[in-house]
Molecule: FMN riboswitch aptamer (RFN element)
RNA sequence: UGUCUGUUUCAGGGCGGAGUGAAAUUCUCCACUGGCGGUAAAGUCCGCGACCCCAUAUUUUAUAUGGGCUGAUCUGGUGCAAGUCCAGAACCAACGGUAUAGUCCGGAUGAAAGAAACAAAGA
Numbered sequence: 001u002g003u004c005u006g007u008u009u010c011a012g013g014g015c016g017g018a019g020u021g022a023a024a025u026u027c028u029c030c031a032c033u034g035g036c037g038g039u040a041a042a043g044u045c046c047g048c049g050a051c052c053c054c055a056u057a058u059u060u061u062a063u064a065u066g067g068g069c070u071g072a073u074c075u076g077g078u079g080c081a082a083g084u085c086c087a088g089a090a091c092c093a094a095c096g097g098u099a100u101a102g103u104c105c106g107g108a109u110g111a112a113a114g115a116a117a118c119a120a121a122g123a
Base pairs, nucleotide, nucleotide: 005119006118007117008116009115010114016030017029018028019027031103032102033093034092035048036047037046038045043091044090052068053067054066055065056064057063058062073089074088075087076086077085095106096105097104
């Protein structure tokens, strides 16, 4: 010094008002929210995670590994540089439940991209 290794901790936000209805935080109108890394500061660029599916291994069951799937942005301005800033107008948001859900309940007091701290072989 911290590639590599181990331990610990942390690691997702949001329905308020009105309407219709027997019933809706689910429909309609208005409102509200935005994980992690990269990069000129990003929900919409690039990459990753979560969810879901398949295969293999161990097989009780889940876990591990690999693969698949994986939403959405434009216009103008500033600038060396912005699809990231500023102005304006848009758009998107797994699965199960329930009157059709990004915001409620559930798997989940879970898992995890990753962040931090500590320890430390070798060099």